Source information
Transfer RNA from Methanoregula sp., 74 nucleotides, folded computationally. Its Rfam family is "tRNA". It is annotated as a transfer RNA. Taxonomically the source falls in Methanoregula (Archaea, Methanobacteriota, Methanomicrobiales, Methanoregulaceae). The sequence is in RNAcentral, with records from ENA. Its mean pLDDT, the model's own confidence on a scale to 100, is 82.

[in-house]
RNA sequence: GCCUGUGUGACACAGCCCGGCAGUGUGCUUCCUUGGUAAGGAAGAAGCCGCGAGUUCAAAUCUCGCCACAGGCU
Numbered sequence: 001g002c003c004u005g006u007g008u009g010a011c012a013c014a015g016c017c018c019g020g021c022a023g024u025g026u027g028c029u030u031c032c033u034u035g036g037u038a039a040g041g042a043a044g045a046a047g048c049c050g051c052g053a054g055u056u057c058a059a060a061u062c063u064c065g066c067c068a069c070a071g072g073c074u
Stems, first nucleotide, its partner, number of pairs: 001073007010026004020057001028044005050066005
């Protein structure tokens, strides 16, 4: 230099192919339960989906550029 994959709450991931309310588990906060802890139960907060641009009525999803990480080729 070229090619491929990955990037989504604090963490681990799904959703992307085929555009239409942003989800799951763990964790966190409050409450219930207990003599207390753990376990269990209820409620809640936290994401402008790596960054920017384009297409579209509408983009996490399609297109382009860039960045970071991983792998491959030379």